[in-house]
Description:
Large-subunit ribosomal RNA, domain VI from a Bacteroidaceae bacterium, 247 nucleotides, folded computationally. The prediction has a mean pLDDT of 88. It was read from a public genome assembly. Lineage of the source: Bacteria > Pseudomonadati > Bacteroidota > Bacteroidia > Bacteroidaceae. It matches the Rfam family "Bacterial large subunit ribosomal RNA".
Context: one part of a larger RNA
RNA sequence: CGUAGAAAUUUGCGAGGCUCCGACACUAGUACGAGAGGACCGUGUUGGACCGACCGCUGGUUUACCAGUUGUAUCGCCAGGUGCACUGCUGGGUAGCUAAGUCGGGAUCGGAUAAGUGCUGAAAGCAUCUAAGCACGAAGCCGGCCUCAAGAUAAGAUUUCAUAGGGCCGUCAAAGACGAUGACGUAGAUAGGUUACAGAUGUAAAGUCAGUAAUGGCAAAGUCGAGUAAUACUAAUCGCCCGAACA
Numbered sequence: 001c002g003u004a005g006a007a008a009u010u011u012g013c014g015a016g017g018c019u020c021c022g023a024c025a026c027u028a029g030u031a032c033g034a035g036a037g038g039a040c041c042g043u044g045u046u047g048g049a050c051c052g053a054c055c056g057c058u059g060g061u062u063u064a065c066c067a068g069u070u071g072u073a074u075c076g077c078c079a080g081g082u083g084c085a086c087u088g089c090u091g092g093g094u095a096g097c098u099a100a101g102u103c104g105g106g107a108u109c110g111g112a113u114a115a116g117u118g119c120u121g122a123a124a125g126c127a128u129c130u131a132a133g134c135a136c137g138a139a140g141c142c143g144g145c146c147u148c149a150a151g152a153u154a155a156g157a158u159u160u161c162a163u164a165g166g167g168c169c170g171u172c173a174a175a176g177a178c179g180a181u182g183a184c185g186u187a188g189a190u191a192g193g194u195u196a197c198a199g200a201u202g203u204a205a206a207g208u209c210a211g212u213a214a215u216g217g218c219a220a221a222g223u224c225g226a227g228u229a230a231u232a233c234u235a236a237u238c239g240c241c242c243g244a245a246c247a
Base pairs, nucleotide, nucleotide: 001151005161006160007159008158009157010156014148015147016146017145020048021047022046023045024044025043026042032037050105051104052103053102054101058099059098060097061096065092066091067090068089069088070085071084072083073082074081075080109143110142111141116136117135118134119133165242166241167240168239169185170184171183172182173181190235191234192233193231194230195229196228197227199224200223201222207218208217209216210215
C1' cells in the first nucleotide's frame, strides 16, 4: 500500500517441524539342534541422546534485601551510622531468569508402493507372480501428530456492529532496542503508597537486668527489591484527531 467500513471467530492453498537407538523380563530354556547353544512372532518394564514446556521439588544466579567483619575517612566526641577499598571481603537469600531439576514427546493407525512373496492365467493343450485380472509387502512415499499460514493479488468464509471502530495522551507489564503486543484510565485496583499475609535475614537502636568485664537476657526482635490480597491516599484530568465507494 492492497484486500471497497470495522471487531471477533475461522477454513486451509501451501510451508516447516517430528521421524533416533538400546537394555532387561515374559513367552521359553520353548521351536530348532546330537550337543554346545538358542530364537522368529507377540507383550511388558526401563534407559541414552534429542526436542518442547515449566519453576511445585533439588539447586544456580539474585551489584537498590538482611546480617557479620577488616582498613581508612567522616558525621564534634561516646554510642550508632555513612563513603571508599572488585558488590571491600564473608555468610545467607524472595520475585524473575534458569539446569544439573520436573513433566511431556517420537507412537498407534490408514492409503499407494520398492525389492521380494503369491493367487488365477494364457500366448506356448504343459509350465509360468503377468501378458488381461487380483492379493500382500519397508525406518522409505502420501496422510495422520505439532507449528505457521488468505499478499492463497484467485487477497476466501462465518457472526455481530455500523454515530461502528481506531489513534493521540496518561498509569503500566505476562511485552519490549524503537515501533509493536497486552492490561487499565474515576462507571477505575493500571502503577505507586499504605495495611495484612507470604517470604528473606536472624534477634535492631535505646533502656533495663545479670556479670569485674568480654558478653548474655528482656526479644521470632528489627529491617526488608520484585510476591499474594485488600484499600482510591497519589497519579491515570479535561479533551482532541482519524474514520465508510455505491446504496